Predicted 3D model of a 149-nucleotide part of an RNA (small-subunit ribosomal RNA, 3' minor domain) from a Mollicutes bacterium. Its Rfam family is "Bacterial small subunit ribosomal RNA".

[in-house]
Context: one part of a larger RNA
C1' cells in the first nucleotide's frame, strides 16, 4: 500500500520432519533348557605310598593318614529355544510444515451479499451445504424498561 482491501480448502510441484506398514537385519541384558573347561569342596570297593601306631620270624604284615584315577555339587566359554527393549531399513500408505508470482472456487471478515459462532447427523471436489438443539461474541428498523447527563 486501508475492499483493485483480506482470507479459506481442495489439488499440483519442490524440500523437510514425522505416524502406520508384510517384513528385513543388527543390537543388549535377562529367562529356560543341553553340553561343561580350569578349580575348591564332598564322596569311594580294588590300587599305590619312606616318615606316625601296633605286631613281627627282621623278610615284611595289618591300622592311621595321604596320594593317583572314578564319581557328585557348583562352575567359564560355547549350542538351542521362545518372548522382551533399542536401531538401522522396508514396497506402500497418512496426515503435518516450509516454499515471491501454480489450478479450482469464495466459506469467513461489512447485514461479507444464505447474520456468525458451537454441538450434532448426513451429504458434498474444495473450502462447504443442510437438518435438529443452542450461544449473541449478530448488522438494520421499531417498541418497553432502567441508569447517566
Nucleotide at each position: 500500500c486501508a475492499c483493485c482491501g483480506c482470507c479459506c480448502g481442495u489439488c499440483a510441484u519442490a524440500c523437510c520432519a514425522c505416524g502406520a506398514g508384510a517384513g528385513u537385519u543388527c543390537g543388549u541384558a535377562a529367562c529356560g533348557c543341553c553340553c561343561g573347561a580350569a578349580g575348591u569342596g564332598g564322596g569311594u570297593g580294588g590300587c599305590c605310598c619312606a616318615a606316625c601306631c601296633g605286631g613281627u620270624u627282621c623278610g615284611c604284615c595289618g591300622g592311621a593318614g595321604g596320594g593317583a584315577g572314578c564319581c557328585c555339587c557348583c562352575g567359564a566359554a560355547g549350542g538351542c529355544g521362545g518372548g522382551a527393549c533399542g536401531a538401522a531399513u522396508g514396497a506402500u500408505u497418512g496426515g503435518g510444515g516450509u516454499a515471491a508470482a501454480g489450478u479450482c472456487g469464495u466459506a469467513a471478515c461489512a447485514a461479507g451479499g444464505u447474520a456468525u459462532c458451537c454441538c450434532u447427523a448426513c451429504g458434498g471436489g474444495a473450502a462447504c451445504g443442510u437438518g435438529g438443539g443452542g450461544a449473541u461474541g449478530g448488522a438494520u428498523c421499531a417498541c418497553c424498561u432502567c441508569c447517566u447527563u